[in-house]
Molecule: transfer RNA
Organism: Amphidinium carterae
RNA sequence: CACCCGAUGGCCUAAUGGAUAAGGCGUUGGUCUUCGGAACCAAAGAUUGUGGGUUCAAGUCACACUGGGGUGU
Numbered sequence: 001c002a003c004c005c006g007a008u009g010g011c012c013u014a015a016u017g018g019a020u021a022a023g024g025c026g027u028u029g030g031u032c033u034u035c036g037g038a039a040c041c042a043a044a045g046a047u048u049g050u051g052g053g054u055u056c057a058a059g060u061c062a063c064a065c066u067g068g069g070g071u072g073u
Base pairs, nucleotide, nucleotide: 001072002071003070004069005068007066010025011024012023013022018056027043028042029041030040031039049065050064051063053061
């Protein structure tokens, strides 16, 4: 310098352009227990990396940028 991949709660992982972005772990509260753990119930936690664009409608499409990983020279 060129090309490829991915960026979504604290972590991991989903979501055909169309309902309130789904699930697991973790966290918090409760039930249970002598206590803890396990189990069960409930809750909080996401402007989907940034910006503007296309569209009636964007996590999803196109563009630029940021930072991460990889390949080639």